[in-house]
RNA sequence: GGUCCGGCACCGCCGAGUCGCUGUCCGAGCGAGCCGGGGACCCAGGUACCCGGGGUGAGUCCGCGAUGCGCGGUAGGGCGCCCCUUCCCGCCCGAACCCGUCAGCUAACCCGGUAGGCGGUAUGGGACGAAGGA
Numbered sequence: 001g002g003u004c005c006g007g008c009a010c011c012g013c014c015g016a017g018u019c020g021c022u023g024u025c026c027g028a029g030c031g032a033g034c035c036g037g038g039g040a041c042c043c044a045g046g047u048a049c050c051c052g053g054g055g056u057g058a059g060u061c062c063g064c065g066a067u068g069c070g071c072g073g074u075a076g077g078g079c080g081c082c083c084c085u086u087c088c089c090g091c092c093c094g095a096a097c098c099c100g101u102c103a104g105c106u107a108a109c110c111c112g113g114u115a116g117g118c119g120g121u122a123u124g125g126g127a128c129g130a131a132g133g134a
Base pairs, nucleotide, nucleotide: 009121010120011119012118013117014116018032019031020030021029033114034113035112036111037110038109043104052102053099054098055097056096061073062072063071064070065069076093077092078091079090080089
């Protein structure tokens, strides 16, 4: 000097997932903020059939293939560090899970969540010295 791993602090990223109070021997929580679901009139034309239908989320769709997967693309989404905005450019994601035959919107009202996963030690200014070239 480089690489890898761990701890603490700080600074950041995705995400609603932060903060305050009480308690922490056993525990159970409460509130604010943020987020999500259910739920009228009105509106959404009627009937029949069937392969049910629906929610969180950016995470949909298309083509090809050796099809419980893969490759290419794509609607869409994220990041680029004092803060905000626009453009260019660059780098990524384009999943997963849940409800259980049931739910359009929806005031009042009712119910729930407040996780998890990652990255970084830079940037700007000044001074001194060295090397090389002309």
Background
This is a predicted structure of a 134-nucleotide RNA (c-di-AMP riboswitch aptamer (ydaO/yuaA leader)) from Micromonospora endophytica. Of the family's consensus pairs, 96% are formed in the model. The coordinates come from a structure-prediction model, not an experiment, and the mean pLDDT is 77.